RNA sequence: GAGUUUGAUCAUGGCUCAGAUUGAACGCUGGCGGCAGGCCUAACACAUGCAAGUCGAACGGAAACAUGUCUAGCUUGCUAGAUGAUGUCGAGUGGCGGACGGGUGAGUAAUACUUAGGAACAUGCCUUUGGGGGGGGGGUAACUAUUGGAAACGAUAGCUAAUACCGCAUAACGUCUACGCCAAAGGGGGCGCUUGCGCUCUCGCCCAAAGAGUGGCCUAAGCGAGAUUAGCUUGUUGGUGAGGUAAAGGCUCACCAAGGCGACGAUCUCUAGCUGUUCUGAGAGGAAGAUCAGCCACACUGGGACUGAGACACGGCCCAGACUCCUACGGGAGGCAGCAGUGGGCAAUAUUGCACAAUGGGGGGAACCCUGAUGCAGCCAUGCCGCGUGUGUGAAGAAGGCCUUCGGGUUGUAAAGCACUUUCAGCGAGGAGGAAAGGGUAGUAUUUAAUAAAUGCUAUCUGUGACGUUACUAACAGAAUAAGCACCGGCUAACUCCGUGCCAGCAGCCGCGGUAAUACGGAGGGUGCAAGCGUUAAUCGGAAUUACUGGGCGUAAAGCGCGCGUAGGUGGUUUAGUAAGUUGGGUGUGAAAUCCCCGGGCUUAACCUGGGAACUGCAUUCAAAACUGCUGGACUAGAGUACUAUAGAGGGGGGUAGAAUUUCAGGUGUAGCGGUGAAAUGCGUAGAGAUCUGAAGGAAUACCGGUGGCGAAGGCGGCCCCCUGGAUUGAUACUGACACUGAGGUGCGAAAGCGUGGGGAGCAAACAGGAUUAGAUACCCUGGUAGUCCACGCCGUAAACGAUGUCUACUAGCCGUUGGGAGGCUUGACCUCUUAGUGGCGCAGCUAACGCAUUAAGUUAUCCGCCUGGGGAGUACGGUCGCAAGAUUAAAACUCAAAGGAAUUGACGGGGGCCUGCACAAGCGGUGGAGCAUGUGGUUUAAUUCGAAGCAACGCGCAGAACCUUACCAGCCUUUGACAUCCUAGGACGGCUUCUGGAGACAGAUUCCUUCCCUUCGGGGACCUAGUGACAGGUGCUGCAUGGCUGUCGUCAGCUCGUGUCGUGAGAUGUUGGGUUAAGUCCCGCAACGAGCGCAACCCUCGUCCUUAGUUGCCAUCAUUUAGUUGGGCACUUUAAGGAAACUGCCGGUGAUAAGCCGGAGGAAGGUGGGGAUGACGUCAAGUCCUCAUGGCCCUUACAGGCUGGGCUACACACGUGCUACAAUGGCAUCUACAGUGGGCAGCUAUCCCGCGAGGGUGAGCUAAUCUCCAAAAGAUGUCUCAGUUCGGAUUGUUCUCUGCAACUCGAGUGCAUGAAGUUGGAAUCGCUAGUAAUCGCGGAUCAGCAUGCCGCGGUGAAUACGUUCCCGGGCCUUGUACACACCGCCCGUCACACCAUGGGAGUUGGUUUGACCCGAAGAUGGUGCGCUAACCUUUUAGGAGGCAGCCAGCCACGGUCAGGUCAGCGACUGGGGUGAAGUCGUAACAAGGUAGCCGUAGGGGAACCUGCGGCUGGAUCACCUCCUUU
Repeated sequence: GAGUUUGAUCAUGGCUCAGAUUGAACGCUGGCGGCAGGCCUAACACAUGCAAGUCGAACGGAAACAUGUCUAGCUUGCUAGAUGAUGUCGAGUGGCGGACGGGUGAGUAAUACUUAGGAACAUGCCUUUGGGGGGGGGGUAACUAUUGGAAACGAUAGCUAAUACCGCAUAACGUCUACGCCAAAGGGGGCGCUUGCGCUCUCGCCCAAAGAGUGGCCUAAGCGAGAUUAGCUUGUUGGUGAGGUAAAGGCUCACCAAGGCGACGAUCUCUAGCUGUUCUGAGAGGAAGAUCAGCCACACUGGGACUGAGACACGGCCCAGACUCCUACGGGAGGCAGCAGUGGGCAAUAUUGCACAAUGGGGGGAACCCUGAUGCAGCCAUGCCGCGUGUGUGAAGAAGGCCUUCGGGUUGUAAAGCACUUUCAGCGAGGAGGAAAGGGUAGUAUUUAAUAAAUGCUAUCUGUGACGUUACUAACAGAAUAAGCACCGGCUAACUCCGUGCCAGCAGCCGCGGUAAUACGGAGGGUGCAAGCGUUAAUCGGAAUUACUGGGCGUAAAGCGCGCGUAGGUGGUUUAGUAAGUUGGGUGUGAAAUCCCCGGGCUUAACCUGGGAACUGCAUUCAAAACUGCUGGACUAGAGUACUAUAGAGGGGGGUAGAAUUUCAGGUGUAGCGGUGAAAUGCGUAGAGAUCUGAAGGAAUACCGGUGGCGAAGGCGGCCCCCUGGAUUGAUACUGACACUGAGGUGCGAAAGCGUGGGGAGCAAACAGGAUUAGAUACCCUGGUAGUCCACGCCGUAAACGAUGUCUACUAGCCGUUGGGAGGCUUGACCUCUUAGUGGCGCAGCUAACGCAUUAAGUUAUCCGCCUGGGGAGUACGGUCGCAAGAUUAAAACUCAAAGGAAUUGACGGGGGCCUGCACAAGCGGUGGAGCAUGUGGUUUAAUUCGAAGCAACGCGCAGAACCUUACCAGCCUUUGACAUCCUAGGACGGCUUCUGGAGACAGAUUCCUUCCCUUCGGGGACCUAGUGACAGGUGCUGCAUGGCUGUCGUCAGCUCGUGUCGUGAGAUGUUGGGUUAAGUCCCGCAACGAGCGCAACCCUCGUCCUUAGUUGCCAUCAUUUAGUUGGGCACUUUAAGGAAACUGCCGGUGAUAAGCCGGAGGAAGGUGGGGAUGACGUCAAGUCCUCAUGGCCCUUACAGGCUGGGCUACACACGUGCUACAAUGGCAUCUACAGUGGGCAGCUAUCCCGCGAGGGUGAGCUAAUCUCCAAAAGAUGUCUCAGUUCGGAUUGUUCUCUGCAACUCGAGUGCAUGAAGUUGGAAUCGCUAGUAAUCGCGGAUCAGCAUGCCGCGGUGAAUACGUUCCCGGGCCUUGUACACACCGCCCGUCACACCAUGGGAGUUGGUUUGACCCGAAGAUGGUGCGCUAACCUUUUAGGAGGCAGCCAGCCACGGUCAGGUCAGCGACUGGGGUGAAGUCGUAACAAGGUAGCCGUAGGGGAACCUGCGGCUGGAUCACCUCCUUU
């Protein structure tokens, strides 16, 4: 920096990603070289080999080898023997070294490490200086002999040497108060000879002093976590003395004192080697401590000492333990955390290599020897670095692959082809450097008596390489030997096809996959890196997400309920001193390596290397004196004291008053009372309730009363008295910083609750009863116990809230209110000022916003408390407190990608306001009951084709299923197909007739007629048949892939945009407000100004008039007639074209002078005149793939096509829509007027005849203002007289008619007969506001026939609307919201099931640790030492000194017993918790969530929860009161 909470937004907040890194591992792949690295796990066990020896110039010597000499045998150069003479040397004595080098990190939180200091020490080898180096002695290995044992290893006797051992002498510059005490060793070479002496060189030895380096010790600071570890300590702390040590010291001991450490974290527990440094990071930090380097610790586990300069010793010793091995069972041996290597463990880490050539180490005088240190090689892409896998050209843009809109695109100059090059690898050849030493010879210098010897230098000769077939160099041949991995939805560079179909799978987060997946798998293409690439793990970063740099706490997580106060932190003005902090300079140190800079060397780089800088630190010293601190002095503005006055529900105790409730007693009095939404339980004729009088008793104090007062908070309310705290005020005086905060501590602390004892009127958890309810463990009602009250003692929590810690100062105002004080005059219910509180509004500023705003959430400073994603959980365990309830302190596993805040737009509310609609109301008529018609569900069926599903499916698609339709079922047939295009071959095609089979399709015969068009004469075209394959065909699926069309909210008045403005933003404004309208209609106002789609108007029709035109229309006047029939006319009616008219235009009122509204006039019509057409942005994944079109999928002798028959018409049932009725406003009979829209040639059909009738026959007229359908019906009169009827017509029988190939399934109609249900319809529900409802008939489409349906037409022709409380729908504003798939939303808890982690748990197992006791190896110390004993002494058969074995004592490892603490594993059973597409019960919360919610507490209940008491607003709504604002 990005992704992720939301419909969107801002902020909070977590999770995740991009970067760098690694001793890595895993997957796929793998050409070369250089440089580095390589058991992170089992400090598990180890076979085998090697890793520490060396010195003969310390010694006695001679086992082996070699040389020389001698002897013997003789095969004359071989065997055997002798000889330490020589080179040398096994074993041994002795010296030095095995304390270095190498490994590992178990232990250790300090006896460690780092940094800086210190004093009381030691120091082999090395360097320097000064001395010494005399003279003796006794033994003992080896060896020999004997001997034990399997072995390891010994025993006894005897011989022998030393630079082995021991006295003596000597002795200071040693030690030391002092007496006094204390050493030594010789070897080698040379010379001289007196042959055991001298001299000399050299190496070695002893004493002392010093140096260098090394080591031991001490001090300070720094260096992990946990307080759910708070007290620890008896050699403990100190002193005196002694012992001990190389050395200070309780290091040890005796005695004395009672100290020492600890909140600045002792003790305990867990974890851990520390550092230079490494990784990361801008830095500050964070994490790590491999390789390299410094230090420490360890060496199978535990203990111990010896030797030594140095060890309590990796390849030494003793003991104990575990393990392994050998054994003759008696006893012994061993220690890879050295280098290789083995087994094991593990995700995982190499060769039983070469060499001492170099560097270094040990020994030696040296040559040399030893050296798994080291140098090299081997293995491993483990990392870093470098190189290569070719280069140029090459378009027919090849083939193939993939995609495709079928045109093409892409792979792609890529390949091929052509021309070049040869790094690397290969082959053979040449070939540096790492080598300096060492040795020989000669010369020279030092030394010396010396030409020995030794050492240095010079010259010369000789000569040492593991690596190594080295690096490197040229030659040869030939593109020849060499590319993969991951990714391609967003973050994040890179896209298409196929397969799959919530499957298989992917996934770092968000999330993909349910038939069109750029997200799975494959392919093509692309992107990134490249001998590697990905994944996993881990660290830092991003993360300002622990915030020192650099965060927060009103509402997001977060202010302790409130005081007092200890430690601590911070602190007013001034002055002097000081120098701890602070600042500057110097010095020492901060190892090397590393990092950085400048150079150098490998062809470059990595790498190596020289120099510099740096190492931000520590210590010390000098200086400064502003600030802080410290010390002293002074001050008064902070703080406090004294005095005056004031207000107050401040606290504690005592007393007292009236009203009311209840109960009791008595009187009056009679039938109810009480209670609720309505009731009931309850009380009452045994006299309630009501009313009057009296009494008792408890609790609480109406009005005043108030965002009034007091108090630190909790809290405090009648009145009076006593005691008492605090605040404020005014004027002076005094003290002189005495202050602020406050971890622990301590006190107070509502309600509920607990204990003891009282009290008990009312109220009231629990409980009981009555209701409500599906249930009702509730809400409502009647009762009612704890409790509420008092005293004393506990508890210690609340939404203990201003959700705002305390204290200080500063920063615009205005208006109230409470308590003081002051001034002024006009003396008032006055004005002004000031102070201490308490409220409202508001500027700057702050805030994510809301909001806060001198009572800050602003600006400063101090101190304290608290927070770090949600859940688990304020839970478990542990501790503390409590009588208990419980409080307090307070985790983890696991799980999610969110949880939460503020604000926005919607939607919703059993929230509010305003408005509207046949929405209700007022009316009229229906439905729901009956019969029938019709549609649907269901059922049935071979099939009952399919669709439509609340309103907005159900007389709907269907404006008309007997066949057809038809999509369904059964059966029979066809397969390029019933239909379209193309190809090939043949042919006209076609029409008419008859016959056979068949149910028909079809198949087979057959008669007759006809002989297509164009032509360049080749042929072509249309048509038919046959064939072939491309294809046809599908009412098959998906309306959730779609177009188109449609329904619906709704003819509701809304829906938006541009610019501007406001807001961080989503958004807002405009569009809200005041009026008004049918209307976002119009007016006014306004940070808005304008505009668009809707509204309205423009269109059609009806209503009035006018003009034009009169035939098929009309007929007033004139004639004529049966008849507008005819003449005539076009006035009227009418027809159909055009115009006029209506606009709140006029008047009055009202309104704001507006818009408009009300009334009136005129007018055919009056306020959109009636009706229609017209349907904004959008909603419902609404409906339709079966109208049509169409993507994808599916079928292709069938899911296609044809045919016959059947079905869609079924029928216990349920629902919708209708028709006809139930009758007298009627039925029947008779009589007789008046319409309009429309239709008509395969048609309407007049007239006449026949039939009771449906109808039949005949046939005029009419292609229609001409003819026809055509009769209109409700009407009038008569009759019937309230009945299942002269109502009603179902059903059934029967006779016919019509249509049609055909009327059985299954048409309509006629006549006669039959005469069912039904007497006005429960709950519920529908339509309608005027030419409307109701009622009456008529026409049309579809149609051969079939209407109670649908679409139209006219006739007759009402009632009612007070009004908007309520139901339903809708619009606007506002409010709440945990909803946004938007209340058909969200969501809580029990129960049931599965899985997961966890608490408790009788116990059990193991680790660790404490206390007490027992045991007591080895060992050193002390004691003893009758046994043993070479050096020294003596007065010597011996004794002494000294020593040894043995024994004893204390200390002590292992081991054992008892009792604890603590940690971990397992554990029957059990508790809650978490997670889990579709389980059960309810509905607690979110809206007033339907009883407002929540907090604390107590009781109750299947469960959410309910109830009581107190508290909070983080409650909606209405009303009232008070206050404020109108900068």